[in-house]
RNA sequence: ACACUCCGAGCGCUGAAUCCGUACAGGAACGGGGGAACCAAUUUUUUUGGGGUGAAUCCGGUGUCUUCACCGGUAGGGUCACUCUCACGGACCCGAAUCCGUCAGCUAACCUCGUAAGCGUGCUGAGAGGGAAGUG
Repeated sequence: ACACUCCGAGCGCUGAAUCCGUACAGGAACGGGGGAACCAAUUUUUUUGGGGUGAAUCCGGUGUCUUCACCGGUAGGGUCACUCUCACGGACCCGAAUCCGUCAGCUAACCUCGUAAGCGUGCUGAGAGGGAAGUG
C1' cells in the first nucleotide's frame, strides 16, 4: 500500500416498508387488495381457466429441447450523494420471484391487509438556488 474477515457508529441505495409509543396494545404516515351508481365489457365459462403484488414483459437461439437449463436481445426499471438549467453526454446494473384458488372491470361509502428483505454508489464542466453540520 492492497485484499479479506469481525464488531460498533454514521451516511447512502433498492423497496410502501418510516416515525411515535409506559416499545405491550396501539397511533400517525406511506403502500396494497376487496367493494355501488354511472361507464365499460357484452361471448363468456375447469380447459386456451382467471386474477393480484412487482420495473421485471416479450422475441430469437441452443441443450439431455415434457419439465427445465443456458445464451443473446427487449418493453420496462435503478444508481453514479440536494434541486434546477446549460453543455444535452458517459458508465455500470436489474429485467426476478411469488401469492389467490375457479373467483374479483372501474368504483363513493365501507371492509381489510403490509410496514419486510437485501445491500455499499461516489463519472463529468459551468451557473443559480436551497439545506445540513461544526466553530466563533
Predicted 3D model of a 136-nucleotide RNA (c-di-AMP riboswitch aptamer (ydaO/yuaA leader)) from Polycladomyces abyssicola. Its mean pLDDT, the model's own confidence on a scale to 100, is 77. Rfam family: c-di-AMP riboswitch aptamer (ydaO/yuaA leader). Rfam's curators write: This family represents a conserved RNA structure found upstream of the ydaO and yuaA genes in Bacillus subtilis and related genes in other bacteria. The ydaO/yuaA element is thought to act as a genetic 'off' switch for the ydaO and yuaA genes in its native state. It is believed that the element may be triggered during osmotic shock leading to activation of ydaO, a predicted amino acid transporter gene, and members of the yuaA-yubG operon which code for KtrA and KtrB K+ transporters. Lineage of the source: Bacteria > Bacillati > Bacillota > Thermoactinomycetaceae > Polycladomyces.